This is a predicted structure of a 155-nucleotide RNA (SAM riboswitch aptamer (S box leader)). It was read from a public genome assembly, where an Rfam model found it.
[in-house]
RNA sequence: AUCUUAUCAAGAGCAGGUGGAGGGACAAGCCCGAUGAAACCCGGCAACCGGCGUUAGCCAUGACAUGGCAGAUUCUUGUUCCAAGAAUCUUGCAGUUAUGUACGUACGGUGCUAAUUCUUGCAGCAGCGAUCCAAUCGUUGCUGACAGAUGAGAG
Repeated sequence: AUCUUAUCAAGAGCAGGUGGAGGGACAAGCCCGAUGAAACCCGGCAACCGGCGUUAGCCAUGACAUGGCAGAUUCUUGUUCCAAGAAUCUUGCAGUUAUGUACGUACGGUGCUAAUUCUUGCAGCAGCGAUCCAAUCGUUGCUGACAGAUGAGAG
């Protein structure tokens, strides 16, 4: 490069520093920009991953020991059924614990910090207009995909 998956309507400097002309992925549009773009630093936002803390009510999975409840097999005793005891085993329940879960923190790894992912870009549905109807065209809205961005995982 590529694949899987989650999220993308909230939030974050309208006198922070350096920097100097471009930027908003692509195309079209529409915007931002010398009252200063990109980029870097600082600040901030969020909480995807890890860490840490709390929670364990329900539920799921794993482990552990006891052998507690229950069950199965064997043996012994009394012995008709059966009852009692012992040994072994373990499915289920109970117990402990770990993880998942939920909440928090913001310590580490990213990310983000104009406009809904700025809008549209493909398909479907609905409304309106053009026309007598349909088809068609235009336009508005909704839904889904495509594309893109970011995290986590795979490779």